Background
The RNA shown here (transfer RNA) has 77 nucleotides and comes from a Parcubacteria group bacterium. Rfam family: tRNA. About the family: Transfer RNA (tRNA) molecules are approximately 80 nucleotides in length. The sequence is in RNAcentral, with records from ENA.
[in-house]
RNA sequence: GGGCAUGUAGCUCAGUUGGUUAGAGCGCUACAUUCACAUUGUAGAAGUCGGAGGUUCGAGUCCUCCCAUGCCCACCA
Numbered sequence: 001g002g003g004c005a006u007g008u009a010g011c012u013c014a015g016u017u018g019g020u021u022a023g024a025g026c027g028c029u030a031c032a033u034u035c036a037c038a039u040u041g042u043a044g045a046a047g048u049c050g051g052a053g054g055u056u057c058g059a060g061u062c063c064u065c066c067c068a069u070g071c072c073c074a075c076c077a
Base pairs, nucleotide, nucleotide: 001073002072003071004070005069006068007067010026011025012024013023019057028044029043030042031041032040050066051065052064053063054062
C1' cells in the first nucleotide's frame, strides 16, 4: 500500500431482506428477606447504535468518506 471482518449500556452480545417505544445476560443502585453476608425476589439507573455526510415519509439496518481493532496478502530493509 491492497483486501476482508468487526464497532450497539460498565462487560459479553442479540436486533428476523428499513417501520410500533433500541433489547437480553452479567455487573451497578435501592428495597424486601438475614443477627450479618451470600442466595433469591421486586424496582430502577445506565445508549442520541465508532464519527461525519447522503438516500428515504421513515436508518442500528442502505450508500459514501473518515477513525479504531483484528486477520490475510504485497512491498522495503
NCBI's taxonomy places the organism under Bacteria, Bacteria candidate phyla.